[in-house]
RNA sequence: GGGCUCCUAGCGUAACGGUAGCGCGCCUGCAUGGCAUGCAGGAGGUUGCGGGUUCAAAUCCCGCGGAGUCCA
Numbered sequence: 001g002g003g004c005u006c007c008u009a010g011c012g013u014a015a016c017g018g019u020a021g022c023g024c025g026c027c028u029g030c031a032u033g034g035c036a037u038g039c040a041g042g043a044g045g046u047u048g049c050g051g052g053u054u055c056a057a058a059u060c061c062c063g064c065g066g067a068g069u070c071c072a
Stems, first nucleotide, its partner, number of pairs: 001071007010024004018055001026042006048064005
């Protein structure tokens, strides 16, 4: 330098172009003398950044940035 894959909540990950979910973690309540654990509820996301297409974009297209991998 070139090819491919990936970037979504604190962490790990889902999501035919049509309400962004799940697990762990976090917070609150209940149960316990307390911890662990269990149960119920809750908060937390400009979907890496900027444009484009579309009635509508995490999803499709372009550019940029970053990570991994292969080739040179």